[in-house]
Context: one part of a larger RNA
RNA sequence: CCGCAUGGGGGAUGGUUCGGCUAGAGCGCUGAAGAAGGUCGUGUCAAGCAGCGAUAUGCGUCGGGUAGGUGCACGAAGCCUAUGAUCCGACGGUUACCUAAUGGGACUUCCUAUUCUUCGGAAUGAUCAGUAAUGAUCGGGAACGCGGGGGAUUGAAGCAUCUUAGUACCCGCAGGAAAAGAAAUCAACCGAGAUGCCGUUAGUAAAGGCGAUCGAAAGCGGUAUAGGGCAAACCGAAUCCCCUAUGGAAACAUAGGGGAGAUGUGGAGUUUUGGACUCGUUUACGCCUGGAGCGGAGAUAUUCGAAGUGACCUGGAAAGGUCCGCUACAGAGGGUGAUAGCCCCGUAGAAGAAGAUCCGUAUGGCGAUUUUUGAGUAUCCGGAGUAGUGUGUGUCGGAUAUCACGCAUGAAUUCGGGAGGCAUUCGCUUCCAACCCUAAAUACGUCUCUAGUCCGAUAGUGCAGUAGUAGUGUGAACGAAAACUGAAAAGUACCCUUAACGGGAGGUCAAAAGACCUGAAACCAUGCGGU
Repeated sequence: CCGCAUGGGGGAUGGUUCGGCUAGAGCGCUGAAGAAGGUCGUGUCAAGCAGCGAUAUGCGUCGGGUAGGUGCACGAAGCCUAUGAUCCGACGGUUACCUAAUGGGACUUCCUAUUCUUCGGAAUGAUCAGUAAUGAUCGGGAACGCGGGGGAUUGAAGCAUCUUAGUACCCGCAGGAAAAGAAAUCAACCGAGAUGCCGUUAGUAAAGGCGAUCGAAAGCGGUAUAGGGCAAACCGAAUCCCCUAUGGAAACAUAGGGGAGAUGUGGAGUUUUGGACUCGUUUACGCCUGGAGCGGAGAUAUUCGAAGUGACCUGGAAAGGUCCGCUACAGAGGGUGAUAGCCCCGUAGAAGAAGAUCCGUAUGGCGAUUUUUGAGUAUCCGGAGUAGUGUGUGUCGGAUAUCACGCAUGAAUUCGGGAGGCAUUCGCUUCCAACCCUAAAUACGUCUCUAGUCCGAUAGUGCAGUAGUAGUGUGAACGAAAACUGAAAAGUACCCUUAACGGGAGGUCAAAAGACCUGAAACCAUGCGGU
């Protein structure tokens, strides 16, 4: 040096999975009645996590359930429990201090008042509304929504209009969804009939240093469907609110007192074949409450649920093999000492609630003349600094023809007005602005459940373990590693030896698998052989 063997070292590989990822279904707000989030406490021994709050590992009531229980956590001690514990569900009670934080003041999660008091304790924040009594609001929420602001890198192979993009980011506000929404809309001589979302139209029309790029709508096919209320004309206080008392479950009614209201409460009326108004015709209705009673729904514990623990063989162990049976609306799945339809949990299929939730229902109240339809057109009404115009910006596919805003100007009134992608005129078609509300189809996933041709510990979330932890940084912030004994701890008694770790002998086990499954390679060592 080579070969073989035996070890060390190391933690790959295989197998496993109390974790992820994705999808679907369900469900979707919370807070001055003090939240979300934290700090500090709380246990027999108690550092961490989890639970709980000076009633502190827990208290009460109701329901379920059954033999053990005293969290993770395997030890010791004590205690509780068939007078039913622990545990599970529902409803309550308690809930220190900080925090919107709210008596005042501080950020040392601390300090310190006033008034009243039954001596236990309670009240005392700001803003807004209201005469007052009193009431509302404040903060939080993963993403989703609406609004107000609003970049740059980048692309254009440079760069300035343009693009990235109304994106990122900041701010405000709301909800379980939000926003939008019942045509001064489209269409084209035919017609449609609120809005949202999906597919198509279509990378089309259009925009564009006509460069890079950008980019609709109508229509058609689907999903889901729902329409209503004011102002005005007419009537003119016929109206409403608060307090007190009585009745009532409530809705509400009655009485007394006070207030709002002619700068208009209330009734009526609400759209173009209009309404008011006038004259006819026609109908019997509309709304509120939901205690008791009646009926119904689904959720949150749970209960029942078929059929072998048959023989023999192997084995540490039978669920395996051979033979003989049974069941199936159940042969999904998991567990059990190897691979179990019939051992266990379950599965198919059924059942079920004291309390709590929701819906319907009048035997309870309220309203009144309302509803339908025809004719008439003398008179009255139909949203003004609005529509439009000029100009300047932003924005849009919107080009002269998108929408919005600033400034200036500024109509008409049914013999009226807007729109029909330049302007103007005459026609034709269509609609009625300048007031408000509106479910569903849609978006998202903090949360619950189910599933998967997903990943299987350098993967899958950053996190399968006390993970946003340990640690780093003045700070904003950055941010890990770390799973596996065995069927069962049966976790190696006693003896020898050692300073100890260990070693020997011995015991448990199927096997030492001995702090651990398997245990590759690099690297190291020893023995034997060859040279």

This is a predicted structure of a 531-nucleotide part of an RNA (large-subunit ribosomal RNA, domain I) from a Candidatus Methanomethylophilaceae archaeon. Its Rfam family is "Archaeal large subunit ribosomal RNA". Rfam 15.1 lists 2,955 matches to the family in 1,139 species. NCBI's taxonomy places the organism under Archaea, Methanobacteriati, Thermoplasmatota, Methanomassiliicoccales, Methanomethylophilaceae.